[in-house]
Molecule: Bacterial RNase P class A
Organism: uncultured Maridesulfovibrio sp.
RNA sequence: AGUUGGACGGAUCAUCGCCGCGGCAUUCGUGCCGGGGAGGAAAGUCCGGGCUCCGCAGGGCAGGGCGCUGGGUAACUCCCAGCGGAAGUGAUUCCGGGAAAGUGCCACAGAAAACAGACCGCCCCGGUGAUUUAUCAUCGGAGUAAGGGUGAAACGGUGGUGUAAGAGACCACCGGCGGGUAUGGUGACAUAUCCGGCCAGGUAAACCCCGUCCGGAGCAAGACCAAAUAGGGAAGUGUUUGAGGCCGGCCCGGCCGAGCUUUCGGGUAGGUUGCUUGAGGUGUAUGGUAACAUGCAUCCUAGAGGAAUGAUGAUCAUCCGUUCGCGGAUACAGGACCCGGCUUAUAGUCCGACUCCUC
Repeated sequence: AGUUGGACGGAUCAUCGCCGCGGCAUUCGUGCCGGGGAGGAAAGUCCGGGCUCCGCAGGGCAGGGCGCUGGGUAACUCCCAGCGGAAGUGAUUCCGGGAAAGUGCCACAGAAAACAGACCGCCCCGGUGAUUUAUCAUCGGAGUAAGGGUGAAACGGUGGUGUAAGAGACCACCGGCGGGUAUGGUGACAUAUCCGGCCAGGUAAACCCCGUCCGGAGCAAGACCAAAUAGGGAAGUGUUUGAGGCCGGCCCGGCCGAGCUUUCGGGUAGGUUGCUUGAGGUGUAUGGUAACAUGCAUCCUAGAGGAAUGAUGAUCAUCCGUUCGCGGAUACAGGACCCGGCUUAUAGUCCGACUCCUC
């Protein structure tokens, strides 16, 4: 000067509050005491799983995810160890089925952008003009991808043969591609060797092809208790032989009058639950290169529901400013069923390993 992995991410105290839990008291309203109360990402909701309900003989289509090899895991698009390619002096980082199945697309520049392509140039032939008679200029025709120029990319590279000039047209070597054999490796693959055709642009986070995996919805899942009003079922009773209601309590009387009573079940509001002890954390030992697994010991760490976790003060820490008195600031951001990942945001501090340069 870098590369990479990990840890922390303001501290202590006081006062006043907020939300759960336990105990005691209670006039059932609450009060007192004790103890607990956000994160590495709680975020995005992008993957995977647990859990719950619905569905499901078996198979397929559609749709979607994934894609080198081996291992880890409950599972994964995650992690570990490798293989190959690319970048870098290096530590290291990034990428990973198929582009010689088919279709599409390839900006700008450029003559031409994919069964190629004549702008300049080169070569040959013919016409015209000039003259120094084998050259120049110009026009027309034919050939040519070696050279120039454009571009991210121009249809293998170098050398030779060949030719009017050229060209894998042919040859040698190299590169790359396809196929075979041998050896090593669990494997991706590597090394060696032989053969082939002279050679194949890129893009699949374009359609697509191949392989493989996936039933759907989600804690507003689901379960339980259960008003008022209005429905439903059953039983009893009643419709001129008048149930029931109103006329302030009772009787008479009057008026209205087809329902009324009991019960069962669903179910709304509301309440309870699901709810936090879990593929859990820490330490240690063993196995394994590692991810991780197993044994032992030890710890308990939010659970709200319009939704708590806050405010003020003091001292210190860090940073900024300073008139040296002091003043200001404290990264990103906050649970909502729970875990494992990924991605994104993050002031500042600390630690480990490694690389390069200089002395």